[in-house]
RNA sequence: AAAGUAAAGCAGACGAUCGCGUGCGCCUGAGGCGCAUGAGGAAAGUCCGAACUCCACAGGGCAGGACGCCUCAUAACAUGAGGGAGGCGUGAGCCUACGGAAAGUGCCACAGAAAAUAUACCGUUCCGCCGCAGGGCGGAAUAAGGGUGAAAAGGCGAGGUAAGAGCUCACCGGUUUCCUGGUAACAGGGCACGCAAGGCAAACCCCGUCCGGAGCAAGACCAAAUAGGAGAGAAGAAGCUGCCCGCUUCAAUUGACUCUCGGGUAGGUCGCUUGAGGUCCGCCGUGAGGCGAAUCCCAGAUAAAUGAUCGUCCUCGACAGAAUUCGGCUUAUGAUUUGCUUUGGAU
RNA sequence: GGCGGCGUAGCUCAGGUGGCCAGAGCACGCGGUUCAUACCCGCGGAGUCGGGGGUUCGAAGCCCUCCGCCGCCACCA
Numbered sequence: 001a002a003a004g005u006a007a008a009g010c011a012g013a014c015g016a017u018c019g020c021g022u023g024c025g026c027c028u029g030a031g032g033c034g035c036a037u038g039a040g041g042a043a044a045g046u047c048c049g050a051a052c053u054c055c056a057c058a059g060g061g062c063a064g065g066a067c068g069c070c071u072c073a074u075a076a077c078a079u080g081a082g083g084g085a086g087g088c089g090u091g092a093g094c095c096u097a098c099g100g101a102a103a104g105u106g107c108c109a110c111a112g113a114a115a116a117u118a119u120a121c122c123g124u125u126c127c128g129c130c131g132c133a134g135g136g137c138g139g140a141a142u143a144a145g146g147g148u149g150a151a152a153a154g155g156c157g158a159g160g161u162a163a164g165a166g167c168u169c170a171c172c173g174g175u176u177u178c179c180u181g182g183u184a185a186c187a188g189g190g191c192a193c194g195c196a197a198g199g200c201a202a203a204c205c206c207c208g209u210c211c212g213g214a215g216c217a218a219g220a221c222c223a224a225a226u227a228g229g230a231g232a233g234a235a236g237a238a239g240c241u242g243c244c245c246g247c248u249u250c251a252a253u254u255g256a257c258u259c260u261c262g263g264g265u266a267g268g269u270c271g272c273u274u275g276a277g278g279u280c281c282g283c284c285g286u287g288a289g290g291c292g293a294a295u296c297c298c299a300g301a302u303a304a305a306u307g308a309u310c311g312u313c314c315u316c317g318a319c320a321g322a323a324u325u326c327g328g329c330u331u332a333u334g335a336u337u338u339g340c341u342u343u344g345g346a347u
Numbered sequence: 348g349g350c351g352g353c354g355u356a357g358c359u360c361a362g363g364u365g366g367c368c369a370g371a372g373c374a375c376g377c378g379g380u381u382c383a384u385a386c387c388c389g390c391g392g393a394g395u396c397g398g399g400g401g402u403u404c405g406a407a408g409c410c411c412u413c414c415g416c417c418g419c420c421a422c423c424a
Stems, first nucleotide, its partner, number of pairs: 001343008010334001012313007020038008040319001044330002047328005052215004059245004064211005069083005084098001085096004099206002104204002106200003121146002123142008154172002157169003173195001174193002177190005219270004229261005236250004263423003277296003281292004348420007357373004366404001375391005397413005
């Protein structure tokens, strides 16, 4: 200097003038003045988890759904941290929807002889017959070699055999068991055994763990107007993913409740921002994070507020704007800083 | 803001728990029939199965993510 890799925070700053929203205080008829404060790291997608509200209590079972190596963190999670195994990369590093295929069922098209209690197309060896010979026909044996395919009954070497085959042996791989280390997943080592019955579970399924439903347009209250007008309902209706059981409430005279048709209003208040909150410091932990102390209040709009102009600086500003709140994931995106790796050059 | 559905030829739609594969009707082009047109008959063209990634030997159908379109969510008696 170039190429790469991992992480961190930032997301223009300062000043002046005018214009907006909310809260508080003062003056006040509408309104005026002063002070404080006013979009994000993703506010986005709505993919997850909760808090909160309602369904009388949310009880049991089936169905259904989610997760899946080990340990930890967290309010919880399909999230995060650390580690293990497998794979990719020269390396720094990166990826993994990572339990089970002898519990059962299913699929593996085409090609190929044969695709899982699955094989003999070519070939090889032996025996018999024919032929001058190359070779041909029939029988037996074979799965080492070749072919097809994504995948074909472990791999390499030696011995053995008519030719071959874990047929035998050594090594590798595999399985069982024991020892050591580790909380564990696992790792290393020893003995024994010829040991294989492939792949797919983002195939159905089995095993283990977990899950009530709906959602701030939830829900609570006030005001106004019209037509409590019409019809239906078996001991009826309701009980909030579906089904069953249990149980509860209301009604069974008027009618409550549910459903359908029709009608009226489309108004206001609360929920609405003090939080699993932020900032700084100390301690514990490899880390995610936890504990303690101090300090701060930091948007609550409702046709939807933060804009415009001027000047200076600079790393020259991208993606883009709350609508109940928070913890994550995913997607969009600008420049800077730092650590590490590889290559080339100089000293 | 929240909840639910859809995307296949120019148009309207089938299909599909992975191999048949890329389909039907209408529209379009050519030819035939007819005095001529329509109708009818025959042939043919036309496809990133919304985009990307993953699983698998193989994806339009399975899984993840992104884009676009459509619908619903107030109160009273």
This is a predicted complex of two RNAs, RNase P RNA and transfer RNA, with 424 nucleotides together. Rfam match: Bacterial RNase P class A. The coordinates come from a structure-prediction model, not an experiment, and the mean pLDDT is 78.